[in-house]
RNA sequence: GGGUAUAUAGCUCAGUGGUAGAGCACAUGCUUAACAUGCAAGAGGUCCUGGGUUCAAUCCCCGGCGUACCUC
Repeated sequence: GGGUAUAUAGCUCAGUGGUAGAGCACAUGCUUAACAUGCAAGAGGUCCUGGGUUCAAUCCCCGGCGUACCUC
């Protein structure tokens, strides 16, 4: 240089066009003498970025940045 894949919550990951979710972590309450465990109810998102298609895009198409791999 060429090619492929990937980017979603603090972390690991779901989500194949119609209100963005789970586990862990975090904070609150209950439980305990206290901690852990358990239970309840929460907070936390510019879905990497810029365009295009569409009534509607995390999702489809194109460009860019980052990362991983293959190849030269």
Molecule: transfer RNA
Organism: Vicugna pacos